[in-house]
Context: one part of a larger RNA
RNA sequence: UCAUGGUUAAGGAACUCGGCAAAAUGGCCCCGUAACUUCGGGAGAAGGGGUGCCCUUAUUAGGUGGAGAUCUUCGCGAUCCGAGCUGAACAGGGCCGCAGUGAAGAGGCCCAAUCGACUGUUUAACAAAAACACAGGUCUAUGCUAAGUCGUAAGACGAAAUAUAUGGACUGACACCUGCCCGGUGCCGGAAGGUUAAAUGGAGAGGUUAGUACUUCGGUACGAAGCUUUGAAAUGAAGCCCCGGUAAACGGCGGCCGUAACUAUAACGGUCCUAAGGUAGCGAAAUUCCUUGUCGGGUAAGUUCCGACCUGCACGAAUGACCAUGACCCCA
Numbered sequence: 001u002c003a004u005g006g007u008u009a010a011g012g013a014a015c016u017c018g019g020c021a022a023a024a025u026g027g028c029c030c031c032g033u034a035a036c037u038u039c040g041g042g043a044g045a046a047g048g049g050g051u052g053c054c055c056u057u058a059u060u061a062g063g064u065g066g067a068g069a070u071c072u073u074c075g076c077g078a079u080c081c082g083a084g085c086u087g088a089a090c091a092g093g094g095c096c097g098c099a100g101u102g103a104a105g106a107g108g109c110c111c112a113a114u115c116g117a118c119u120g121u122u123u124a125a126c127a128a129a130a131a132c133a134c135a136g137g138u139c140u141a142u143g144c145u146a147a148g149u150c151g152u153a154a155g156a157c158g159a160a161a162u163a164u165a166u167g168g169a170c171u172g173a174c175a176c177c178u179g180c181c182c183g184g185u186g187c188c189g190g191a192a193g194g195u196u197a198a199a200u201g202g203a204g205a206g207g208u209u210a211g212u213a214c215u216u217c218g219g220u221a222c223g224a225a226g227c228u229u230u231g232a233a234a235u236g237a238a239g240c241c242c243c244g245g246u247a248a249a250c251g252g253c254g255g256c257c258g259u260a261a262c263u264a265u266a267a268c269g270g271u272c273c274u275a276a277g278g279u280a281g282c283g284a285a286a287u288u289c290c291u292u293g294u295c296g297g298g299u300a301a302g303u304u305c306c307g308a309c310c311u312g313c314a315c316g317a318a319u320g321a322c323c324a325u326g327a328c329c330c331c332a
Base pairs, nucleotide, nucleotide: 027051028050029049030048031047036041038173052095053094054093055092056091062086063085064084068080069079070078071077096100114327115326116325120132121131136171137170138169139168140167141166142165148157149156150155176320179253180252181251184250185249186246187245188244189243190242193241194240195239199235200234204230205229206228207227208226211222212221213220214219254272255271256270257269258268281315282312293309294308295307296306297305
C1' cells in the first nucleotide's frame, strides 16, 4: 500500500447519478393497527409491551389411554372405569448481570406518482423489464372430403372434433366508455353498360405456277386449281372501369377575418376548403421543441418530484381513466 474483516468520539447522507455499500430491523407471546378496496385484502400495516434462572401454583388443568367390567346385531361395535406415561398457562415470591429470543440463525418502515391488472415467460454467457404471455373483448373465415397447414403425390394434421367448434387478425382482468369520416387503399356484394386473352371466324392480301398474251427470242406482263404465308369484321370469361356496403379493415379527423358598455377574451357572425374536420376523457405527460413554461406544495436554498393551469412544436378513444402489487441496461 492492497484485499477481506472488527470497533469508533461529536455530527448523521454533508457521499453519490442514486443511501451503491454498510448499518439498522429481526424469533415467539400479548396489545394495537389508517387511507383505499373488487370486501378477499391492505396487514407482520404503522406503533407499543414482555422474554433469563429458582420456589410455589402443580403427584394441577389438559393430552394419551394398558388391563378390566357391562351391553352386543359378535363387527376393526357401543358404554363405563381410569393404571401408567406426558404435561402447561395465569398468578405469587425470590436471585444475578450493563445487557435474559444474553452466542448463532431470523422483515427496516412510511407517503405520493408513472407503467403493466394479476401468478407466470424472456435475450443459456452484460438487459427480468414498462417487453412477451394471460383470462376477458371484438372482427373475420369455415356446413365437414370444413377453412387453414405440410407434402410432387399418396397421405397426414386440423379431429376420431362439427359453429358453445376450428383457423387467422387486433386488443389485453374488472368498472366507465369506445365519437366523426367509406373520398383514397383493401375486403365483401352487384351485374346493366364500357374495355378485354386464348379460341372460333375467314372478308381481304401476298408467294408459287399449268396456261394465256406480247417479244428485240434474252425475257416481260397477266394468271385458274392446288399448296402455302398472313389476316379484317363478328362472337368471346374473370379482371379493371362502374354501382353499393364496410373503420374493434389500412387509415384520416382544417384555415382566415370580425364581434360584448374599461381592458382582455369571444358564447356569436362571415368566408374558403374537405370524405370528415379530434367528441368524452386526459394533458409541459414513458408524449412539451421554446422550457428550469406559470402558479401552488415540499427545502434556508429544488433544471428533479407532487398538485394545478392549457399556449397539446407533435395526446386521444380496443383506446383512455381508476385500483392493488412489482421496480432498466450500457457508454461518456
The part of an RNA shown here (large-subunit ribosomal RNA, domain IV) has 332 nucleotides and comes from a hydrothermal vent metagenome. The RNAcentral record of the full RNA draws on SILVA. The prediction has a mean pLDDT of 80.